[in-house]
């Protein structure tokens, strides 16, 4: 210069004029509310409802079972299926990226076609015929059954570990050597685990568990339309049923508990559906500073940053300019997933050229 990989930021700005919400502080005003100043007023994903808490309720929320959720190792954190480093395996020339990453020797399943045969498996070609019977030819040699073999060959993604030596009737870990495997030690390392060694065994019959399983750890349930207060209305209606060996108590069952003789459950009918709380000061936000590879933590300062309720921030005008993309808070916080026009900027890889 060019080509990439991987973080951090932004998300139109300014000025006038009108409008809308909240909260302050003044005026008016029986209430209801009205004016006027001030000051604040959607996001990096607010989206999906995927996870995990905070927070309310449930007269046990206790314990077991069933069900469900994670799944290499250490850490961070309120906590989590998250993040942060690190191992492994793999993918890339690298800088980097991916992983549903406990167990296939507890058990079951499953694998198309081709192949003799794809799991406690196997003889299609082929190679022996040593021991056994039978014929033939006449020292012995052929052929045929019976038998042996899985080193050659063939099919296949995979076919009873490789290679090379010895035995053997031909062969074969059958036996050795050395690779490879499988236990067990020894060195490093918090640990996954790794290298290098030393020992013992001829040693196994592959794959799959986002197949069922089986192992470790982990879990009440409901949800701000939780839930609490006020005021108002109507029918403090009316039937069945069970009634302590029953009933009822926030997934299921089973034990346990606790409640209740005007108690429960179940149907039909009737009113109300209005207002207040909750509703924002935090596991908050910056900035320095110590630790720490980091993720995060500790101390100090400092700041207050939306509370709507059929739903607030909108419209015009000038201007600069990236000519504005995805996109709208509804109880809140931490992730993570999608979806993004354009900027601006950090390290770091390759490649070319120059000095």
């Nucleotide at each position: 210069a060019g080509a990439g990989c991987u973080g951090g930021c932004c998300a139109g700005g300014c000025a006038a004029c009108c409008g809308c919400u909240g909260u302050c502080g003044c005026c008016c005003a029986u209430c209801c509310g009205g004016g006027u100043g001030a000051u604040a007023g959607a996001g990096g994903a607010a989206a999906g409802u995927c996870c995990g808490g905070g927070c309310u309720c449930c007269g046990a929320a206790g314990g077991g079972c069933a069900a469900g959720g994670u799944g290499c190792c250490a850490g961070g954190u309120a906590a989590c299926u998250c993040c942060u480093g690190g191992g492994a395996g793999g993918c890339g020339c690298g800088a980097g990226c991916c992983u549903a990453c406990g167990g296939a020797a507890a058990g079951u399943g499953c694998a198309a076609c081709a192949g003799a045969a794809a799991g406690c498996a196997a003889a299609c070609c082929g190679c022996c015929u040593a021991a056994g019977c039978a014929g033939c030819c006449u020292u012995g040699g052929c052929u045929g059954c019976c038998g042996g073999u899985a080193a050659g060959g063939g099919u296949g993604a995979a076919a009873a570990g490789g290679u090379g030596c010895g035995g053997u009737a031909a062969g074969a870990g059958c036996g050795c050597a050395c690779c490879g495997c499988a236990c067990g030690g020894c060195u490093g390392g918090u640990a996954a685990c790794a290298u290098g060694c030393c020992g013992u065994g001829g040693c196994a019959c592959g794959g799959u568990a986002a197949a069922c399983c089986c192992c470790a750890c982990c879990u009440g349930g409901a949800g701000c339309a939780a839930g609490a207060c006020c005021a108002a209305a109507u029918a403090g209606g009316a039937a069945u049923c069970c009634u302590a060996u029953g009933a009822u108590g926030u997934g299921g069952c089973c034990c346990g508990c606790a409640u209740g003789c005007u108690g429960g459950a179940u149907u039909c009918g009737g009113g109300u559906a209005g207002g207040u709380c909750g509703c924002u000061a935090g596991a908050g936000g910056u900035g320095c500073a110590u630790g720490g590879u980091g993720a995060c933590a500790u101390g100090c300062a400092u700041c207050c940053c939306a509370g709507a309720u059929g739903a607030a921030u909108g419209g015009u005008u000038g201007u600069c300019c990236a000519c504005g993309a995805c996109a709208g808070a509804a109880c809140c916080c931490g992730g993570c997933u999608u979806a993004c026009a354009g900027g601006c900027u950090g390290a770091c890889u390759c490649u070319u050229u120059u000095g």